[in-house]
RNA sequence: UUCUUAUCAAGAGAGACGGAGGGAUUGGCCCUGUGAUGUCUCAGCAACCCUCCUUAAAGGAAACGGUGCUAACUCCAAUAGGCUUGUUUUAGCCUAGAAGAUAAGAA
Numbered sequence: 001u002u003c004u005u006a007u008c009a010a011g012a013g014a015g016a017c018g019g020a021g022g023g024a025u026u027g028g029c030c031c032u033g034u035g036a037u038g039u040c041u042c043a044g045c046a047a048c049c050c051u052c053c054u055u056a057a058a059g060g061a062a063a064c065g066g067u068g069c070u071a072a073c074u075c076c077a078a079u080a081g082g083c084u085u086g087u088u089u090u091a092g093c094c095u096a097g098a099a100g101a102u103a104a105g106a107a
Stems, first nucleotide, its partner, number of pairs: 001107008013042005021031003025078004043070003048066002051061003074099001079096006
């Protein structure tokens, strides 16, 4: 990097350094010198792997270890279909999918 499977409405921030962009892409909408993004330290959340109990599927416990995460539902939409409202254009909602993120496994 690619593929497979699972999950994505909940949860959890302080300090130091540093100094202008950031929220994957596009559009929107937001965050940001009251210091973003990033790096480091400490803390926390969660429970995918690991461990233990039970087991048909599965469920439960724990949180030492491997990851992950700690603005906004994956911030919203993007493609297809449907519903309500409206009446020549609008607003809202639902389902599935795509894309993306994370984990485990494989190549």
Model confidence (mean pLDDT): 82 of 100. The RNA shown here (SAM riboswitch aptamer (S box leader)) has 107 nucleotides and comes from Planococcus halocryophilus.